Model confidence (mean pLDDT): 80 of 100. Predicted 3D model of a 75-nucleotide RNA (transfer RNA) from Blastopirellula marina.

């Protein structure tokens, strides 16, 4: 220097191609229930500028641009 991957809730992911709006798993938290208590289980809940900017469109996690960091591969 080119090129590919990979960045999403506290953790670890899916979802991206093929646009429908934080749409979901699992583990933590938190409340309630169960127990003699405690874990287990049952119910129900909070947590997300989807790396970072800008763009396109009624509508962006998704497409298009830059840029950042992390892996990898070629020179």
């Nucleotide at each position: 220097g080119c090129c590919c991957c990979u960045g999403u809730a506290g953790a670890g992911c899916a979802g991206u191609c093929c646009g429908g709006a934080g749409u979901g798993c699992u583990c933590g938290c938190c409340g309630c229930u169960u127990u003699g208590u405690c874990a287990c289980g049952g119910c129900g809940g909070a947590g997300g500028u989807c790396g970072c900017a800008g763009g396109u469109u009624c509508a962006a996690a998704u497409c298009c641009c830059g840029u950042c960091a992390g892996g990898g591969g070629c020179g």